[in-house]
RNA sequence: UAGCACCCAGUGGGAGAGGUUUUCCUAGAUAAAAGGAAAACGCCGAAGGCGCAACCCGUCCGGAAACGCUCAGGCAAAAGGACCGCUGGAAAGGA
Numbered sequence: 001u002a003g004c005a006c007c008c009a010g011u012g013g014g015a016g017a018g019g020u021u022u023u024c025c026u027a028g029a030u031a032a033a034a035g036g037a038a039a040a041c042g043c044c045g046a047a048g049g050c051g052c053a054a055c056c057c058g059u060c061c062g063g064a065a066a067c068g069c070u071c072a073g074g075c076a077a078a079a080g081g082a083c084c085g086c087u088g089g090a091a092a093g094g095a
Stems, first nucleotide, its partner, number of pairs: 004093001007089007018041001020040007042075003048071001049069003055063002
């Protein structure tokens, strides 16, 4: 000097798995349907978390996945969502 990594904000995209069963509530006239909550069984993995490891460092310590586990979370829509693109800000670690 520029503004690549990292970080923050905005914005667009963004998968998987029962819109299952039972009970209660909304709720009043009997019901049905809809929504919500709880429980049960069945499932999913891309918030988070935990574990192993190629590898990094290379003395130790340690770091480390989109792999595994499924505690949490989720299984119509909505919300959320790892990750990716764009815009803006900050950034001296790297070049």
Model confidence (mean pLDDT): 75 of 100. Predicted 3D model of a 95-nucleotide RNA (Glycine riboswitch aptamer) from an uncultured Ectothiorhodospiraceae bacterium. It was read from a public genome assembly, where an Rfam model found it.